[in-house]
RNA sequence: GGAACCGGCCGGAGGAUCGCUCGCCUGCGAGGGCGGGAGGAACUUCCGAACUCCAUAGAGCGCGGCGCCUGUCGAAAGGCAGGACCACGGGAACGAAAGGCCUCGUGGAUGGAAAGUGCCACAGAAAACAAACCGCCCGGGCGCUUAAAGCUUGAGCGCUUUGGCAAGGGUGAAACGGCGGGUUAAGAGCCCACCGCCCGGGCCGCGAGGCUCGGGGCACGGCAAACCCCGCCGGGAGCAAGGCAAUAGGGCGGCUUGCGCGGCUCGCGCGGUCCCUGCCGCGAGGCAGGGGCGGCCGCCCGGUAGCCGCUGAGAGAAAUGAUCCUCCAGGGCGGGGGCGACUCCGCCUGGACAGAAUUCGGGGUACAGGCCGGUUUCCUGA
Numbered sequence: 001g002g003a004a005c006c007g008g009c010c011g012g013a014g015g016a017u018c019g020c021u022c023g024c025c026u027g028c029g030a031g032g033g034c035g036g037g038a039g040g041a042a043c044u045u046c047c048g049a050a051c052u053c054c055a056u057a058g059a060g061c062g063c064g065g066c067g068c069c070u071g072u073c074g075a076a077a078g079g080c081a082g083g084a085c086c087a088c089g090g091g092a093a094c095g096a097a098a099g100g101c102c103u104c105g106u107g108g109a110u111g112g113a114a115a116g117u118g119c120c121a122c123a124g125a126a127a128a129c130a131a132a133c134c135g136c137c138c139g140g141g142c143g144c145u146u147a148a149a150g151c152u153u154g155a156g157c158g159c160u161u162u163g164g165c166a167a168g169g170g171u172g173a174a175a176c177g178g179c180g181g182g183u184u185a186a187g188a189g190c191c192c193a194c195c196g197c198c199c200g201g202g203c204c205g206c207g208a209g210g211c212u213c214g215g216g217g218c219a220c221g222g223c224a225a226a227c228c229c230c231g232c233c234g235g236g237a238g239c240a241a242g243g244c245a246a247u248a249g250g251g252c253g254g255c256u257u258g259c260g261c262g263g264c265u266c267g268c269g270c271g272g273u274c275c276c277u278g279c280c281g282c283g284a285g286g287c288a289g290g291g292g293c294g295g296c297c298g299c300c301c302g303g304u305a306g307c308c309g310c311u312g313a314g315a316g317a318a319a320u321g322a323u324c325c326u327c328c329a330g331g332g333c334g335g336g337g338g339c340g341a342c343u344c345c346g347c348c349u350g351g352a353c354a355g356a357a358u359u360c361g362g363g364g365u366a367c368a369g370g371c372c373g374g375u376u377u378c379c380u381g382a
Base pairs, nucleotide, nucleotide: 001378002377003376004375005374006373007372008371009370010369012327013326014325015324016323017322018321020037021036022035023034024033025032026031039353043364044363046362047361048360049359050358051238052237053236054235063234064233065232066231067230068083069082070081071080072079073078084110085108086107087106088105089104090103091102094099111229112228116227117226118223119222120221133169134168135165136164137163139161140160141159142158143157144156145155146154177195178194180192181191182190196218197216198215199214200213201212202211203210204209242308243307244306249301250300251299252298253297254296255295256294258270259269260268261267262266272293273292274291275290276289277288278287279286280285328351330349331348332347333346334345335344336343337342
């Protein structure tokens, strides 16, 4: 000096011009001035909370989250440290091997697969009440050789077949304990040693677990991030939560009321006004018929606009930007220096992922380039 990994941090700076948005001030107004204006993840919406409303005797069902142990931080989720076990890989000794023991590293959502259900692609004979493609073995049949002129016990080989077997081959992520020996026609826990597994006891450890003794010939493949079972926790919905509440509208009450009449909380007629239809008129308009309609104040309903919830960004479906100049990392090219790792000068290029929507705490994911610290490793010089 380079690379990889781990932890922490930054993730362009300054200026000019033109904009965007929120607040305040100013102006009759158009506008103007001043100030504020995204992130480490604002992404995802996967957990946990605050807050709000609803529900609520208690319990259950359902649904969701979590799931080795101990300690610790935390409101909880979750994190951190140490440990246990499992898987994979490396090393040392032992062993014939299988293998366990010791040690180092990496990874692990790590309760239960002897409650039940389901699934196990492709390949393969077979993927779970095991099965039999090649193969091995006993027996039968046929043929050939030994085998001769002919016949022929026996032996060997080939084909075929009834049985036996699962050692070997082959497939697979996984093959119904592993390995060595005995037995056997060949084989097989059929028998034996060791290892593994299961059951029971003892000891050690706070615990997850570990060690050891005895018994059992072995039954029980894997998947629970498939349903499911077990344990613990959680009442439901979420800021479009929810609250306040103009105007219009509806209801009730009080006081009043264009005119007249009646049987006077009301009804009818006339007048006024609004709407619809028909007729007349060139047209402005007129006529007729039908239907509707009083004012003010108070209270309630309702829940639109608006306001609150809501913030030194905040709001509404949503502003936080663009261009140019200078500089800074970084990259490329050319030239020079140095034995070399490398370095100096000039020109060009050049900054990722991503965009708040009530607010916090976590998890996960994306990210050009760079800085700091640590570990490992490589290069160069002394």
This is a predicted structure of a 382-nucleotide RNA (Bacterial RNase P class A) from an Elusimicrobiota bacterium. NCBI's taxonomy places the organism under Bacteria, Pseudomonadati, Elusimicrobiota. It matches the Rfam family "Bacterial RNase P class A". About the family: Ribonuclease P (RNase P) is a ubiquitous endoribonuclease, found in archaea, bacteria and eukarya as well as chloroplasts and mitochondria. By type it is a ribozyme. Gene Ontology terms of the family: tRNA processing, dimeric ribonuclease P complex and ribonuclease P activity. The RNAcentral record of the sequence draws on ENA. A source record names the gene rnpB.